Predicted 3D model of a 71-nucleotide RNA (transfer RNA) from a Pseudomonadota bacterium. It matches the Rfam family "tRNA". Rfam links the family to the GO term triplet codon-amino acid adaptor activity. The RNAcentral record of the sequence draws on ENA. Lineage of the source: Bacteria > Pseudomonadati > Pseudomonadota. Its mean pLDDT, the model's own confidence on a scale to 100, is 82.
RNA sequence: GGGAGUAUAGCUCAACGGCAGAGCGGUCGCCUGUUAAGCGACGGAUGAAUGUUCGAUUCGUUCUGCUCCCG
Repeated sequence: GGGAGUAUAGCUCAACGGCAGAGCGGUCGCCUGUUAAGCGACGGAUGAAUGUUCGAUUCGUUCUGCUCCCG
């Protein structure tokens, strides 16, 4: 220099173009003589910009970070 992949919650990961979810973690409550375990509730996220679309986590373009391949 050229090409490919990837970016979603604090962490690890889901999500046919149609209500963004799960596990663990956090907070509160229930339960228990106490703790742990168990049960319930709550809070929390789509890397940035722009385009397509009635509607974008999903499709297109550019940029940014990371990983890999070629030279």